[in-house]
Order: sequence, then C1' cells, then structure tokens
RNA sequence: CACGGGAGCCCGGCAGACCGGGCUGAGAGAGGGGCUGGCGGCCCCUGACCGUUGGAACCUGAUCCGGGUCAUGCCGGCGCAGGGAG
Repeated sequence: CACGGGAGCCCGGCAGACCGGGCUGAGAGAGGGGCUGGCGGCCCCUGACCGUUGGAACCUGAUCCGGGUCAUGCCGGCGCAGGGAG
C1' cells in the first nucleotide's frame, strides 16, 4: 500500500426513541450519505481498532456443553473441527 473483520450484555430515568451509568474487550458504531413519514433498523463511504496463511481477527457448528454473572462468547471447552483476507 492492498485486502479481511466485529461492534455484545446489564442497570436507572414511565423508557419505544433518547439520555446517563456499569461489565468484558484492541475495538462495543465517531462522521457523512441512501431506503423509511420520522425514530429505530438495514445498506454504502470514511475514521478508530484488530487481523492477513508462521492465519483463534472473524464466520459456521451454536437456540451447543461446563462454570460464573443482575445479564452477556464473561471465562473455559468445543478447537492438530470446517471455513477465513498478500
């Protein structure tokens, strides 16, 4: 330089939107645009962050199993399982 990828859970405020706070984590969506009457949601672009075959970044299995938590991939197993971007 190019490419791949995710953005969860809980509490309070009448709580849908929204606002504030908390947990894990590198990151828990910062800015712009499109669809929608609007919000939300989804999609696209940019930014931050992580990963790129020496590949547990991430996806599937999985509405899985065990432990723990108010709750959640929160922790461990599954995992020399199948995929996965120079």
TPP riboswitch aptamer (THI element) from an Acidimicrobiales bacterium, 86 nucleotides, folded computationally. Its mean pLDDT, the model's own confidence on a scale to 100, is 76. It matches the Rfam family "TPP riboswitch aptamer (THI element)". About the family: Vitamin B(1) in its active form thiamin pyrophosphate (TPP) is an essential coenzyme that is synthesised by coupling of pyrimidine and thiazole moieties in bacteria. The previously detected thiamin-regulatory element, thi box was extended, resulting in a new, highly conserved RNA secondary structure, the THI element, which is widely distributed in eubacteria and also occurs in some archaea. Analysis of operon structures identified a large number of new candidate thiamin-regulated genes, mostly transporters, in various prokaryotic organisms. The THI element is a riboswitch that directly binds to TPP to regulate gene expression through a variety of mechanisms in archaea, bacteria and eukaryotes. through a variety of mechanisms in archaea, bacteria and eukaryotes. Gene Ontology term of the family: thiamine pyrophosphate binding. The sequence was found by an Rfam model in a public genome assembly.